The RNA shown here (transfer RNA) has 73 nucleotides and comes from an Elusimicrobiota bacterium. Rfam family: tRNA. Rfam classes the family as a transfer RNA. The RNAcentral record of the sequence draws on ENA.
RNA sequence: GCCACCCUAGCUCAAUUGGCGGAGCAAUGGUUUUGUAAACCAUAGGUUGUCGGUUCAAAUCCGACGGGUGGCU
Numbered sequence: 001g002c003c004a005c006c007c008u009a010g011c012u013c014a015a016u017u018g019g020c021g022g023a024g025c026a027a028u029g030g031u032u033u034u035g036u037a038a039a040c041c042a043u044a045g046g047u048u049g050u051c052g053g054u055u056c057a058a059a060u061c062c063g064a065c066g067g068g069u070g071g072c073u
Stems, first nucleotide, its partner, number of pairs: 001072007010025004019056001027043005049065005
């Protein structure tokens, strides 16, 4: 330099391929305990990497850019 794939909550990943963004762990609060842990219940947490485009409607489709992984040279 060229090609392919990936980027969604603090972390690991979903979202049935365009129609209300979720789960587990972690965090916070509560119950329980002499206390802690564990267990159970609840709560909070997102400009879906950035900027544009298409569409009535975009995490999803298209383009550019940024970051990451792998391959080729």
RNAcentral records the identical sequence in 5 taxa.
The organism belongs to Elusimicrobiota, within Bacteria.